The prediction has a mean pLDDT of 86. This is a predicted structure of a 352-nucleotide part of an RNA (large-subunit ribosomal RNA, domain IV) from a metagenome.
Context: one part of a larger RNA
RNA sequence: ACCAGGUUAAGGAACUCGCAAAUUAACACCGUACCUUCGGUAUAAGGUGUGCCAGCAGUGUGUAGGGCCUUGCGCCCGAAGCAUAGUCUGGUUGCAGAGAAGAGGGGGUAACGACUGUUUACCAAAAACACAGCACUGCGCAAACUCGCAAGAGGAAGUAUGCAGUGUGACGCCUGCCCGGUGCUGGAAGGUUAAGAGGAGGGGUCAGCCGCAAGGCGAAGCUUCGAAUUGAAGCCCCAGUAAACGGCGGCCGUAACAAUAACGGUCCUAAGGUAGCGAAAUUCCUUGUCGGGUAAGUUCCGACCUGCACGAAUGGCGUAACGACUUCCCCGCUGUCUCAACCUGGUGCUCA
Repeated sequence: ACCAGGUUAAGGAACUCGCAAAUUAACACCGUACCUUCGGUAUAAGGUGUGCCAGCAGUGUGUAGGGCCUUGCGCCCGAAGCAUAGUCUGGUUGCAGAGAAGAGGGGGUAACGACUGUUUACCAAAAACACAGCACUGCGCAAACUCGCAAGAGGAAGUAUGCAGUGUGACGCCUGCCCGGUGCUGGAAGGUUAAGAGGAGGGGUCAGCCGCAAGGCGAAGCUUCGAAUUGAAGCCCCAGUAAACGGCGGCCGUAACAAUAACGGUCCUAAGGUAGCGAAAUUCCUUGUCGGGUAAGUUCCGACCUGCACGAAUGGCGUAACGACUUCCCCGCUGUCUCAACCUGGUGCUCA
């Protein structure tokens, strides 16, 4: 010096994310707010008591004894003795009686997630995942779907109150507008369209014919190219569908101060963001402005709305309970600090 512990005057978070440490802690009794889904919240909070000795009362058991008869292995009462959570009275004792160890600190506020659960084995336990509930979609059984080349298997020895997929995520109040694009579903008139069918027409070869020759013509057969015509789904097309993927405007003017604009005009769009919420886990400007809390508050709480760039199952807004979650405040408590000191054990180092 470091590591692990112990104690500390006065102060008590001034340290700073109260990290760490400290406080609290058992049992009994008293007492217990807001809020609430009436279950909770709640061990809320906040208090009091606790040893030992003696005594009284109570209770259980029940000896002796007594009572009752239906005379029984009967029932009832019950001194004594034993046991006893606890109550009461008196006494006694220590610094201290849950005498050591082990054993919640508490309250308020807000965010997120309803909850118990699950997770990055070895830096993340959470607001992430899951969840019950809700919704949509597929599937009629040789089911859809999944694994396998197949046989076959799961689904299921189940049968739509079922199974599978997707999204949302208790509960309460709700979930607006857009089908132009993409997707899905349905439609089938027209356009486009493959193999195949079809075979107009053309080429090669060649008997033969013409020719002095070079060469030319060329039937059948074989072979090859091949037009029209025909030809399904798909796509184009026509509809539906957003708890499908997704999307949800701009400019100008206007009211008897000013400001603002219920109102009007105009352009564009598939439609122009409804309810609710809002400087928010979202707000750049920004430490926005006002209020609260502090002597002093970039955080926090309540409001405002100018939402750079909230918004309704990629759910919106609330919400009791719950949380080794996150924010701010208060009480208690403390070596976190003012400011450090001493002690115990260990490691290292220096000297011998």
It matches the Rfam family "Bacterial large subunit ribosomal RNA".